Background
The RNA shown here (transfer RNA) has 73 nucleotides and comes from a Lachnospiraceae bacterium. It matches the Rfam family "tRNA". By type it is a transfer RNA. The prediction has a mean pLDDT of 81.
């Protein structure tokens, strides 16, 4: 320098053929227990790396860009 892949709550992962984001762990509160641990119930927490565009509507499509990673030179 050229090409490919990945980027989504604190962490890990899902999200198909565009229709306003799901689950696990963790966290908070409560119940059960003498307490711890454990179980159950409820709750908070991400506008999706960043920017622009297309569209009635974008995590998803297009372009640019950043980080990490792989291949080639």
């Nucleotide at each position: 320098c050229g090409g490919g892949g990945u980027g989504u709550g604190g962490c890990c992962u899902a999200g198909c053929u565009g229709g306003u984001a799901a689950g696990g762990c963790g966290c908070u509160a409560g119940a059960c227990u003498g307490g711890g641990g454990g179980u159950c119930u409820a709750g908070a927490g991400a506008u999706c790396g960043c920017g622009u565009g297309u569209u009635c509507a974008a995590g998803u499509c297009a372009c640019g860009u950043c980080a990490c990673u792989c291949c080639g030179a």